[in-house]
RNA sequence: GGUAGUGUGGUAUAGUGGUAUAGCGCUGGAUUGCAAAUCCGGAAACAGUGGUUCAAUUCCACUCACUACUU
Numbered sequence: 001g002g003u004a005g006u007g008u009g010g011u012a013u014a015g016u017g018g019u020a021u022a023g024c025g026c027u028g029g030a031u032u033g034c035a036a037a038u039c040c041g042g043a044a045a046c047a048g049u050g051g052u053u054c055a056a057u058u059c060c061a062c063u064c065a066c067u068a069c070u071u
C1' cells in the first nucleotide's frame, strides 16, 4: 500500500428501517441494631460528516480509531 471486520451508558453487550436490551457498576428508597444480601425506582450510550428514506444504531459514501490477513 491492498482486502476484510469491528466501533452502542463508567464497563462488557443485544438490537438488520419505526419505542435502544439485559447484566455488573453508580445513585434514591424499602428492609436491617449496623452492614452485606434481597426487593422497588432513577440517571447515563448508537465513532464523526454527508447521502437515501415519511422515518437510519440499522442501508450507501467518505473520514477517524482498532484488529486480522496479504504485499
Stems, first nucleotide, its partner, number of pairs: 001070007010024002018054001026042005047063005

The RNA shown here (transfer RNA) has 71 nucleotides and comes from Flavobacterium sp. The sequence is in RNAcentral, with records from ENA. Its Rfam family is "tRNA". Rfam classes the family as a transfer RNA. NCBI's taxonomy places the organism under Bacteria, Pseudomonadati, Flavobacteriia, Flavobacteriaceae, Flavobacterium.